[in-house]
Context: one part of a larger RNA
Molecule: small-subunit ribosomal RNA, 3' major domain
Organism: uncultured bacterium
RNA sequence: UGACGGGGGCCCCCACAAGCGGCGGAGCAUGUGGAUUAAUUAGAUGCAACGAGAAGAACCUUACAUGGGCUCGUCAUACACUGGAUCGAGGCAGAGAUGUAGUUUCCCUUUGUGGCUGGUGUACAGGUGGUGCAUGGUUGUCGUCAGCUCGUGUCGUGAGAUGUUGGGUUAAGUCCCGCAACGAGCGCAACCCUUGUCUUAUGUUGCCAGCAUUUGGUUGGGGCCUCAUGAGAGACUGCCGGGGUCAACUCGGAGGAAGGUGGGGAAGACGUCAAAUCAUCAUGCCCCUUAUGUACAGGGCUUCACACAUGGUACAAUGGUCGGUACAACGGGCAGCGACACUGUGAGGUGGAGCGAAUUGCUGAAAACCGGCUUUAGUUUGGAUUGGGGUUUGCAACUUGACCCCAAGAAGUCGGAGUCGCUAGUAAUUGCAGAUCAGCAAUGCUGCGGUGAAUACGUUCCCGGGCCU
Numbered sequence: 001u002g003a004c005g006g007g008g009g010c011c012c013c014c015a016c017a018a019g020c021g022g023c024g025g026a027g028c029a030u031g032u033g034g035a036u037u038a039a040u041u042a043g044a045u046g047c048a049a050c051g052a053g054a055a056g057a058a059c060c061u062u063a064c065a066u067g068g069g070c071u072c073g074u075c076a077u078a079c080a081c082u083g084g085a086u087c088g089a090g091g092c093a094g095a096g097a098u099g100u101a102g103u104u105u106c107c108c109u110u111u112g113u114g115g116c117u118g119g120u121g122u123a124c125a126g127g128u129g130g131u132g133c134a135u136g137g138u139u140g141u142c143g144u145c146a147g148c149u150c151g152u153g154u155c156g157u158g159a160g161a162u163g164u165u166g167g168g169u170u171a172a173g174u175c176c177c178g179c180a181a182c183g184a185g186c187g188c189a190a191c192c193c194u195u196g197u198c199u200u201a202u203g204u205u206g207c208c209a210g211c212a213u214u215u216g217g218u219u220g221g222g223g224c225c226u227c228a229u230g231a232g233a234g235a236c237u238g239c240c241g242g243g244g245u246c247a248a249c250u251c252g253g254a255g256g257a258a259g260g261u262g263g264g265g266a267a268g269a270c271g272u273c274a275a276a277u278c279a280u281c282a283u284g285c286c287c288c289u290u291a292u293g294u295a296c297a298g299g300g301c302u303u304c305a306c307a308c309a310u311g312g313u314a315c316a317a318u319g320g321u322c323g324g325u326a327c328a329a330c331g332g333g334c335a336g337c338g339a340c341a342c343u344g345u346g347a348g349g350u351g352g353a354g355c356g357a358a359u360u361g362c363u364g365a366a367a368a369c370c371g372g373c374u375u376u377a378g379u380u381u382g383g384a385u386u387g388g389g390g391u392u393u394g395c396a397a398c399u400u401g402a403c404c405c406c407a408a409g410a411a412g413u414c415g416g417a418g419u420c421g422c423u424a425g426u427a428a429u430u431g432c433a434g435a436u437c438a439g440c441a442a443u444g445c446u447g448c449g450g451u452g453a454a455u456a457c458g459u460u461c462c463c464g465g466g467c468c469u
Stems, first nucleotide, its partner, number of pairs: 007469006015459002019422005026313001028311006034304002064299001066297002069294002073124001077123008088103001091100003106115002108112001126288002129286003135282002137277003140273001142271001147186006153162003166177003192265004197233007207222002211220002236259001239253005302441001315415001319374006331362001333360001336355002340351004381412001385408008428451007
């Protein structure tokens, strides 16, 4: 000077408390450990690994094991020698990679040491091999916490101190006052995006008040409204009152769509953890070079006495089921979305209008609401699992896809110790869309709207953090 203390003081945070809903018990999904295996590729391991990288493992991916192959090689450049077109479409052998016998077959003019291409040889290629404790880059974390520093001056023999401490205040080293300090920088805030109100301009594919027309904004028309796209306005403690050093600021009020950072996002200081990543990429050094390289086939990454993590479904009547009937937003669509018609109990099939989309389709959202049945049961709960039959994608669903129908119908009656999330359009609940993608193991993830709470006395205590001592 720091760090630490079951030392002290002050302060903050869904940190506790007050509430609501979960996890921990069940079966299932996914990830991980362990075990198993020829292989179950490899990395990540307290918070900060474990529905994470992986926004999609049947082949491919793929890095793993097995088997049969290749060796200037899958790919690049150069040189020397040497040959010729190469490519292609079929035949045969083979699990395929590949091999094989025929067939077909060159270009340019600067006719050459040419272009293209095969072989031999040499430099080399190649490596998801090692080291993240040799590195760059990127990322996590403390933490969107309020801190971290510098110049000059002053103090100290010096390390260093001061400034940055003190009194107030703030979400904030935010601001004010004071002070041997005076200034400055990186952070804070603001500038950026989005959302909430209004004005204005423009109205097509959007909208329809008034005028006509209609099954239908359908058509004529219109620009009021909604909405869209631009441009502006608006919020600043600006105004009033109380408190306060009459300073910063704070409490209450008015007006206002919005009030004291309006809500949300992006944005992460100096640094810490030899944190993570050599398997995104790049890269030093080391290692392999008829193999640790490379192409292929089928297999494995999907195993299963068990343990953990994260989820989704339930255990029911605020429910289940049947019928009727409303209301969204975000998005993506041509090797695509597919209306509509017919057909099938259904997954789907057949034909196929329209649409590169404010025009058309995905797409009639679900919970909600109205009525019928059900009456407390392992049930009209719950749907695991199994049998049978199908559909679809794909070269191919045996290992190992998803979906549909029929039948069967397991555990589970609210979960020990413990533990997690959340402060408002939030939690809870309810569907929808998208990325990846042929298909899909998605109950995941990222978004979108619908319905829509309870509670916060307070800071004694637990976790974490800041300042002073």